[in-house]
Context: one part of a larger RNA
RNA sequence: UUGGGCGUAAAGAGCGUGUAGGCGGCCUGUUAAGUCAGAUGUGAAAGCCCUUGGCUCAACUGAGGAAGUGCAUUUGAUACUGGCAAGCUAGAGUACGGGAGAGGGGAGUGGAAUUCCCAGUGUAGAGGUGAAAUUCGUAGAUAUUGGGAGGAACACCGGUGGCGUAGGCGACUCCCUGGACCGAUACUGACGCUGAGACGCGAAAGCGUGGGGAGCGAACAGGAUUAGAUACCCUGGUAGUCCACGCCGUAAACGAUGGGCACUAGGUGUUGCGGGUAUUGACCCCUGCAGUGCCGUAGCUAACGCAUUAAGUGCCCCGCCUGGGGAGUACGGCCGCAAGGCUAAAACUC
Numbered sequence: 001u002u003g004g005g006c007g008u009a010a011a012g013a014g015c016g017u018g019u020a021g022g023c024g025g026c027c028u029g030u031u032a033a034g035u036c037a038g039a040u041g042u043g044a045a046a047g048c049c050c051u052u053g054g055c056u057c058a059a060c061u062g063a064g065g066a067a068g069u070g071c072a073u074u075u076g077a078u079a080c081u082g083g084c085a086a087g088c089u090a091g092a093g094u095a096c097g098g099g100a101g102a103g104g105g106g107a108g109u110g111g112a113a114u115u116c117c118c119a120g121u122g123u124a125g126a127g128g129u130g131a132a133a134u135u136c137g138u139a140g141a142u143a144u145u146g147g148g149a150g151g152a153a154c155a156c157c158g159g160u161g162g163c164g165u166a167g168g169c170g171a172c173u174c175c176c177u178g179g180a181c182c183g184a185u186a187c188u189g190a191c192g193c194u195g196a197g198a199c200g201c202g203a204a205a206g207c208g209u210g211g212g213g214a215g216c217g218a219a220c221a222g223g224a225u226u227a228g229a230u231a232c233c234c235u236g237g238u239a240g241u242c243c244a245c246g247c248c249g250u251a252a253a254c255g256a257u258g259g260g261c262a263c264u265a266g267g268u269g270u271u272g273c274g275g276g277u278a279u280u281g282a283c284c285c286c287u288g289c290a291g292u293g294c295c296g297u298a299g300c301u302a303a304c305g306c307a308u309u310a311a312g313u314g315c316c317c318c319g320c321c322u323g324g325g326g327a328g329u330a331c332g333g334c335c336g337c338a339a340g341g342c343u344a345a346a347a348c349u350c
Stems, first nucleotide, its partner, number of pairs: 003322004007304002012318001014201004021194003025088002028085004033081002035077008049065006091191001092188004096183003103177007110154001115149007125136002162169002206247006215241002220236004258317006266295011299306002323350003332343004
């Protein structure tokens, strides 16, 4: 719990699909539920307010009136909201034609490099560092040439380039498949927006079962450094990193900025598609839509900054915040194999 807020002070859920609910375009008719107006009834007494009376005054108190924002019934009004009916096309969507893209899934293929193995050449070093040592090497290493094996990642192109809701996606080919954008007509006719719950997706690490294992590399061992060195540096190296299936469900999951619609100066770059002009053609120039950057006006902001990709101006819906610590903890519940996750306090203290 009214309010005021949520880029950086506390605060936007990691992201989507969508149920209930909330909100909802233009026009006509109807209804009269909301709404508005009138009437009637009721709204006990006391109290409050007004008038007036009684105690010498007052407090106190008697009488009368008003009020009682409410409820019910009834009679009307019909602009707005709602219900019903009929229609419209500017929202939304479908069909058609295009081009762009690391969007997703599956299968296959390729070259460079590292490592290892075999063979050749060849001989005493190699490696590593600030300097060294551990380490490797005369059982022939390092270097170099040829051959082979295997795993992982795809240099250049590569770009504040592209795609995806987010996480994320980068060699090539094929198959399956999602979305967005542009163009011109036709069609449907508000079919829309948001979204508590719910459901799904969700980097890395981690877990389960089975594979795989080149390089890298937590843990671990050793060498150094150091006063010490459970580190930084070096030599090794196991899980893991990879694949299949199943879990986990977190993050500085960030634009630290929820989604939708509308409106509000410009300039400049870039990506996709289109129109005009020009041209043999590609460019160039003008222009439209959609994305993505930079600068900047008004405005906003505590400032920084934001500024048609808003943090400006409005409306609709959801989530969240309410001093610091205790604490994203305890307890309980739900989920998980576990690790733990989600929900989420209080005492006490400043």